Model confidence (mean pLDDT): 80 of 100. This is a predicted structure of a 633-nucleotide part of an RNA (large-subunit ribosomal RNA, domain II) from Papaver somniferum. The RNAcentral record of the full RNA draws on Rfam.
Context: one part of a larger RNA
RNA sequence: GCCGGCGACUCAUAGGCAGUGGCUUGGUUAAGGGAACCCACCGGAGCCGUAGCGAAAGUGAGUCUUCAUAGGGAAAUUGUCACUGCUUAUGGACCCGAACCUGGGUGAUCUAUCCAUGACCAGGAUGAAGCUUGGGUGAAACUAAGUGUAGGUCCAAACCGACUGAUGUUGAAGAAUCAGCGGAUGAGUUGUGGUUAGGGGUUAAAUGCCACUUGAACCCAGAGCGAGAAGGUUCUCCCCAAAAUGCGUUGAGGCGCAGCAGUCGACUAGACAUCUAGAGAAACAUCCCGGAUCCCGGAUCACCAGCAGUCGCUUAGCCAGUGAGACGAUGGGGGAUAAGAUUUAUCGUCGAGAGGGAAACAUCCCGGAUCACCAGCUAAGGCCCCUAAAUAACCGCUCAGUGAUAAAGGAGGUAGGGGAGCAGAGACUGCCAGGAGGUUUUCCUAGAAGCAGCCACCCUUGAAAGAGCGCGCAAUAGCUCACUGAUCGAGCGCUCUUGUGCCGAAGAUGAACGGGGCUAAGAAAUCUUCCGAAGCUGUGGGAUGUAAAAAUGCAUCGGUAGGGGAGUGUUCCGCCUUAAAGGGAAGCACCCGCGCGAGCAGGUGUGGACGAAGCGGAAGCAAGAAUGUCGUC
Numbered sequence: 001g002c003c004g005g006c007g008a009c010u011c012a013u014a015g016g017c018a019g020u021g022g023c024u025u026g027g028u029u030a031a032g033g034g035a036a037c038c039c040a041c042c043g044g045a046g047c048c049g050u051a052g053c054g055a056a057a058g059u060g061a062g063u064c065u066u067c068a069u070a071g072g073g074a075a076a077u078u079g080u081c082a083c084u085g086c087u088u089a090u091g092g093a094c095c096c097g098a099a100c101c102u103g104g105g106u107g108a109u110c111u112a113u114c115c116a117u118g119a120c121c122a123g124g125a126u127g128a129a130g131c132u133u134g135g136g137u138g139a140a141a142c143u144a145a146g147u148g149u150a151g152g153u154c155c156a157a158a159c160c161g162a163c164u165g166a167u168g169u170u171g172a173a174g175a176a177u178c179a180g181c182g183g184a185u186g187a188g189u190u191g192u193g194g195u196u197a198g199g200g201g202u203u204a205a206a207u208g209c210c211a212c213u214u215g216a217a218c219c220c221a222g223a224g225c226g227a228g229a230a231g232g233u234u235c236u237c238c239c240c241a242a243a244a245u246g247c248g249u250u251g252a253g254g255c256g257c258a259g260c261a262g263u264c265g266a267c268u269a270g271a272c273a274u275c276u277a278g279a280g281a282a283a284c285a286u287c288c289c290g291g292a293u294c295c296c297g298g299a300u301c302a303c304c305a306g307c308a309g310u311c312g313c314u315u316a317g318c319c320a321g322u323g324a325g326a327c328g329a330u331g332g333g334g335g336a337u338a339a340g341a342u343u344u345a346u347c348g349u350c351g352a353g354a355g356g357g358a359a360a361c362a363u364c365c366c367g368g369a370u371c372a373c374c375a376g377c378u379a380a381g382g383c384c385c386c387u388a389a390a391u392a393a394c395c396g397c398u399c400a401g402u403g404a405u406a407a408a409g410g411a412g413g414u415a416g417g418g419g420a421g422c423a424g425a426g427a428c429u430g431c432c433a434g435g436a437g438g439u440u441u442u443c444c445u446a447g448a449a450g451c452a453g454c455c456a457c458c459c460u461u462g463a464a465a466g467a468g469c470g471c472g473c474a475a476u477a478g479c480u481c482a483c484u485g486a487u488c489g490a491g492c493g494c495u496c497u498u499g500u501g502c503c504g505a506a507g508a509u510g511a512a513c514g515g516g517g518c519u520a521a522g523a524a525a526u527c528u529u530c531c532g533a534a535g536c537u538g539u540g541g542g543a544u545g546u547a548a549a550a551a552u553g554c555a556u557c558g559g560u561a562g563g564g565g566a567g568u569g570u571u572c573c574g575c576c577u578u579a580a581a582g583g584g585a586a587g588c589a590c591c592c593g594c595g596c597g598a599g600c601a602g603g604u605g606u607g608g609a610c611g612a613a614g615c616g617g618a619a620g621c622a623a624g625a626a627u628g629u630c631g632u633c
Base pairs, nucleotide, nucleotide: 001633003631004630005629006628011091012090013089014088015087016086017085018084019083020082021081022080023079026048027047028046032042033041052059053058063073064072065071094232095231101222102221103220104219105218106217112196114194115193116192117191118190119189120188121186123155124154125153126151130147131146132145133144134143135142159183160182161181163180164179165178166177167176198214200210201209202208235567236566237565238564239563240562245258246257247256248255249254259322260321262318263317265315266314325350326349327348328347329346330345331344332343333342355366356365357364370541371540372539373538375537376536377535381531382530384516385515386514390528393526397522403518409503410502413500414499415498416497417496418495419494421492422491430487432485433484434483436460437459438458443453466481470479471478542557543556544555545554546553568622570619571618572617573616574615575614587606588605589604590603591602593600594599
């Protein structure tokens, strides 16, 4: 791990409600008695009901409040005893599992200190004090050589330890092995016997050790400790179906009340929703418009209390779950008009919802799955191929693969629309020619001559020509422009705006059309087919409701938490009754049939002794999950 067993809402007592039954000349007994036991039968104490109201005295179909029958409150009624089911309370109370706490005991053969008595430490090195002799001195000190053998001295085995690395890591080993390493006459090591005990001991102190257990040992008991927390909780079909909110809470992942579910009864006879046709124009709100005038007294609306009338219709009992919500749209808050962020309000979907579309995609779009069908029509969305369906129609647009990601900003991209101008009395562009004189205007300045700068900006000739648009010179000169003529011959430039493209545009594999690929198979307007879902329809079957049953019609049948209903099966018991059974029971295997299903018949084989249907009763009553538990492999 698989398989196979076992494995969780029980029982007692009491209350509430529902159903069923007995009695209702109200019902009923409890303890106890009772000829084996259990009954039968006794036993009426007691309990419920029969009258309420008031705190009570009390009064009584009335009573309390009160000065008051002014009004108001509650009442003006009602069975009971069992059984069954659901539910509540108290108990271990659906099952399994702590870490803890308390009491009484058992431990120092491990280990920590201590006590008593024993044992052990190869070999080598160093050479303190003292002493002796020599030198030295008045004597010493001092000094040299020898002698000597001290030491928590040195090197290094046994022994004790454990600094490093490797191996080992389902080990040879629940701490070792190998190679190195530290101490090794000492605060050394060690044998034997003994002492100290858990709210404690012991500790050269590490929260260490006290028998593989130590921030409080182990064993038994309280004990099935308590747990608002985690896990698990076993057959079928049918009907209905939530919540993730408010208030309160030593409350925030819990609970109580309300909200929302289910179910059952009573009452009423029509009710509710959406729409169609017609009629109507009263009230209120908002926006817009108009009138009148400053007469502002007020009115509407909201909340509270009382009274009256009118209108409307629901409501009692029992019994759940929920009280972490998520995203989308819209109105807001706070945030940064950030967040798949947070917090409200109103909707939707998911939650508890399958199906089709959005490539894939709880929350978006369409649409709510009773079952079957190799039938039809549609929705969203689509119709070149992958891939079901027009390589359809019509009209213009786009050339960027835009489509198939983005801004400020930029640009004679391109297709349209508008405005104001110029133009056969010749515009726009090109080419030819002129572009002059007073004058080098005045000032300033070394110079300033159209062109450094300041002021002014006139006149003449003319077709036209600025006291000068730009380049240029030291200053001139030179080139050019405005302006004009000639030539040419039909549109020209300016501005506003719509559609659609371009640039702006840099990321880590190629990687934001789903791919192929597309110039439409892109995008705008118009138009008609077709495809397309568990939607709708068709055909057939089933179930629920329509208060027993039947027929017909109508409506309904997605579903988590959860509620209700109807059934299946297992073991045992009673009745039928000893039905069936060695002429073959149970069990097992295969075949086949019935039932919506849990399941149930029949046949064949095997098996070799028990045991079914029907009607009832009682439960140790159904297994896939609990790091469940036991067993084989």